The RNA shown here (Group I catalytic intron) has 201 nucleotides. It matches the Rfam family "Group I catalytic intron". The literature on the family includes a 1990 paper in Annu Rev Biochem by Cech, "Self-splicing of group I introns". Rfam describes the family as follows. Group I catalytic introns are large self-splicing ribozymes. They catalyse their own excision from mRNA, tRNA and rRNA precursors in a wide range of organisms. The core secondary structure consists of 9 paired regions (P1-P9). Its mean pLDDT, the model's own confidence on a scale to 100, is 77.
RNA sequence: GAAACAGGAUCAAAUGUUAGCAGCUUCUGCGGGAAACCGCAGGAUGAAAAAGCGAGUAAAUUCAGGGAAACCCCAUGUGGGCAAUCCUGAGCCAAGCUCGUCAAUCUUCGUGACGGGAAGGUGCAGAGACUAGACACUCGCUGCCUAAAGCUGUAAUUGGCCAUGGCAAAGGUAUAGUCCGACUCUCCGAGCAAUCGGAGU
Numbered sequence: 001g002a003a004a005c006a007g008g009a010u011c012a013a014a015u016g017u018u019a020g021c022a023g024c025u026u027c028u029g030c031g032g033g034a035a036a037c038c039g040c041a042g043g044a045u046g047a048a049a050a051a052g053c054g055a056g057u058a059a060a061u062u063c064a065g066g067g068a069a070a071c072c073c074c075a076u077g078u079g080g081g082c083a084a085u086c087c088u089g090a091g092c093c094a095a096g097c098u099c100g101u102c103a104a105u106c107u108u109c110g111u112g113a114c115g116g117g118a119a120g121g122u123g124c125a126g127a128g129a130c131u132a133g134a135c136a137c138u139c140g141c142u143g144c145c146u147a148a149a150g151c152u153g154u155a156a157u158u159g160g161c162c163a164u165g166g167c168a169a170a171g172g173u174a175u176a177g178u179c180c181g182a183c184u185c186u187c188c189g190a191g192c193a194a195u196c197g198g199a200g201u
Stems, first nucleotide, its partner, number of pairs: 003018004025044008052141006062090006072081003091122003097117007126180001128179005142168004150161003185200006
């Protein structure tokens, strides 16, 4: 993790099993770094263990594109469908960070408005609407690791202190909810079909 099976309320809930994908663990190689550690690629295991706290933000939510595992379905020939999901260009965006201009202020610190930039987000739910806040973003705290520079000790070496450097997983291509959609049936269009789009009940 509805993708499949079981279950159930014929679809859709809880729950369970499982394919695929991902995180951590571990090994090898390459690169960055003083180190801790980080990034990329390829293997192994899939048994167990571990993943800190507080406050703030809820805005944008658009247009156009490139890929896709396994399962299952269609086709019968190297294809098509469904789809967990991986991304790009342009545009746009809350709090906070940064740069500039203007205004108020006796000055400093700070405040407000406008414009630019970086990170992150949107795009990216089941077509989607709304509410909230988190595993997102921002500020801070804490724990653990390392010790370059710096300080310190010695006759000297080993040493001691120290973070401004790291780590504290993944999950949000909808997380928790409410609504709507779906399922069944009829019709229309595309298609060999699976299926996709639309209208209605």